[in-house]
Molecule: Bacterial RNase P class A
Organism: Anaerolineales bacterium
RNA sequence: CAGGCUGGCCGGGCGGUCGCGGCGCGGCACAAGCCGCGUCGAGGAAAGUCCGCACUCCACAGGGCACGACGCCGGGGAAAUCCCGGGAGGGGGCAACCUCUCGGACAGGGCCACAGAAACAGACCGCCGGGAUGCGGGAUGGCAAAUUGGCGAUGGCACAUCCCCAAUCGAAAAUCCGCACUCCCGGUAAGGGUGAAAAGGCGGUGUAAGAGACCACCGGCGCGGGUGGUAACAUCCGCGGCCAGGCAACCCCCGUCGGGAGCAAGGCCAAGCAGGGACGAAGCCCUUCGGGGCGGGAGGCGGCCCGUCUCCCUUGAGUUCCGGGUAGGCCGCCCAGAGAGAUGACCGCCCAGGGGAGUUCGCUCCCCGGACAGAAUGCGGCUUACAGGCCAGCCUGAGGC
Numbered sequence: 001c002a003g004g005c006u007g008g009c010c011g012g013g014c015g016g017u018c019g020c021g022g023c024g025c026g027g028c029a030c031a032a033g034c035c036g037c038g039u040c041g042a043g044g045a046a047a048g049u050c051c052g053c054a055c056u057c058c059a060c061a062g063g064g065c066a067c068g069a070c071g072c073c074g075g076g077g078a079a080a081u082c083c084c085g086g087g088a089g090g091g092g093g094c095a096a097c098c099u100c101u102c103g104g105a106c107a108g109g110g111c112c113a114c115a116g117a118a119a120c121a122g123a124c125c126g127c128c129g130g131g132a133u134g135c136g137g138g139a140u141g142g143c144a145a146a147u148u149g150g151c152g153a154u155g156g157c158a159c160a161u162c163c164c165c166a167a168u169c170g171a172a173a174a175u176c177c178g179c180a181c182u183c184c185c186g187g188u189a190a191g192g193g194u195g196a197a198a199a200g201g202c203g204g205u206g207u208a209a210g211a212g213a214c215c216a217c218c219g220g221c222g223c224g225g226g227u228g229g230u231a232a233c234a235u236c237c238g239c240g241g242c243c244a245g246g247c248a249a250c251c252c253c254c255g256u257c258g259g260g261a262g263c264a265a266g267g268c269c270a271a272g273c274a275g276g277g278a279c280g281a282a283g284c285c286c287u288u289c290g291g292g293g294c295g296g297g298a299g300g301c302g303g304c305c306c307g308u309c310u311c312c313c314u315u316g317a318g319u320u321c322c323g324g325g326u327a328g329g330c331c332g333c334c335c336a337g338a339g340a341g342a343u344g345a346c347c348g349c350c351c352a353g354g355g356g357a358g359u360u361c362g363c364u365c366c367c368c369g370g371a372c373a374g375a376a377u378g379c380g381g382c383u384u385a386c387a388g389g390c391c392a393g394c395c396u397g398a399g400g401c
Stems, first nucleotide, its partner, number of pairs: 001397010012350007020041009043372001047383002050381005055262004067258005072086005087102006103253002108251002110247003124192002126188007133180005146168005152162004200218002203215003219243002221240008266331004276322003279318001283294004295313007351370001353368006
């Protein structure tokens, strides 16, 4: 210098003009309000609402079922699917470093595409044993039959039949061995082939062929012990053939934890109207049942009386009283605060950044240009979005001293 990794931080600054919201003060105004001044006014994520709390109301003796979340170890933390450090296993990178997973698969069920015979005790090819069939070979068998000749016997003219002898001929089956296409029964898990995955690996013994069946070594698992570590775990020694795959983010099993709803929670004040309760006066007569008369009560007009108007008289007048809820207001709720929601726009200069032109390689000029986003009770986390930049440490490569 170039490229990269990790951690942390910033995420425009100053001035002017015009605006916005809260609060305070002052002026004008009867008031509603208007004007001026001062002061305060979003983020690293305010977001998604995915976890955990505070807070509030409801429920709750205790236990169980169901449901849900979590699951290596240590520390932190109020808690958490949180943070830090560590462990084991897998993946990526030359490296710095990054990333994924974390109880149980002999409790049980389920699933494992395609291919393959088979996805868990499997037989397609192969290998081996036996049988069937066919072919070939050897040995035994050495004669039954047949042919020819001869002799004899019987019947007999010829001739026929039988027996014996000699020669020719020298066969088949069974049995034995080998081979072969095919078929059947069984053994095998070495080899081939399929697959992401095929029954620990490798060498020997063994066997009809084989196999952890047996043996040595290696690997795994389990048990016991030593050493290091708080622990997970690492490492070493010994023993045991224990060696029958994977998925639990499929059900399930084990362990730990968990009441429900959420600030539209919830609390306080409280109209009008309609219900509820209390207080409240005196009724009588007539009626065609609509009402009318007398009397009484409340209210209006009014200073008071008279008068007059309205309403009522127990089915209840009434600007009377009480209680609950609604509208509405306040609190919850905040030196940002709230209500459907204020913090912005323009101009100039600067700071980063990008592009172009010129260049005496020192720079000069012009243009573009600062993202993601927006509190609504508060807090702790996680996740997601984000132009550009700064700082520190580390890795790889190249060059110089």